């Protein structure tokens, strides 16, 4: 340099061929339980889906560019 893969909540990830409110587990906070904790149960907060542009009535999902990480190759 070229090709391929990944980038979604603090962490690990899901999201199937574009469709309407973006989810799970762990963690965090509050509550219940307890003499106090742990465990368990209930609830909440937290993301404009790496960034920009485009296609479309509609984009996390498609296209182009770009940034970061990984692999392969000369």
């Nucleotide at each position: 340099g070229u090709g391929c893969c990944c980038g979604u909540a603090g962490c690990u990830c899901a999201g199937c061929u574009g469709g309407a409110u973006a989810g799970a587990g762990c963690g965090u906070u509050g509550g219940a339980c307890u003499c106090c904790g742990a465990c368990u149960c209930c609830a909440a907060a937290g993301g404009c889906c790496g960034u920009g542009c485009g296609u479309u009535c509609g984009a996390a999902u498609c296209g182009c560019a770009u940034c970061g990480g990984g692999c392969a190759u000369a």

The RNA shown here (transfer RNA) has 74 nucleotides and comes from a Clostridia bacterium. Its mean pLDDT, the model's own confidence on a scale to 100, is 80. NCBI's taxonomy places the organism under Bacteria, Bacillati, Bacillota, Clostridia. Its Rfam family is "tRNA".